[in-house]
């Protein structure tokens, strides 16, 4: 010096344990601020903060009270659902520059 490769923030499926369903989360919009392949500048995408509009799926069974006696109300239960919900595991996908790393000529 050529060529080839690895990693990053997270994105997706999947599963496990939870939270909520008495609505918090999440998605949306606007500010403002943070991290972001080993280094250096940056983007897209990420995250927090504050503020707005918007906004959802519960059923069943049990037990306990009551009194109108087959209904209502209650629940650190129990079964099954439901959320762009959270965390973790496992798969896969995941820096355009210039430098570094790994292999190789």
């Nucleotide at each position: 010096g050529g060529c080839a490769g690895a990693g990053u923030a997270g994105g997706u499926g999947u599963u496990a344990u939870g939270c909520g369903u008495a609505a918090a989360g999440u998605g949306c919009u606007a500010a403002g601020g943070g991290a972001u392949g080993g280094g250096a500048a940056g983007u897209u995408g990420c995250c927090c903060u504050u503020a707005g509009a918007c906004g959802a799926a519960g059923g069943g069974u049990g037990c306990u009270u009551g009194c109108u006696g087959g209904c209502a109300a209650g629940c650190g239960a129990c079964c099954u659902g439901c959320g762009a919900c959270a965390u973790g595991g496992c798969a896969u996908c995941g820096c355009g520059u210039c430098c570094g790393c790994u292999g190789u000529c």
Molecule: THF (Tetrahydrofolate) riboswitch aptamer
Organism: Bacillota bacterium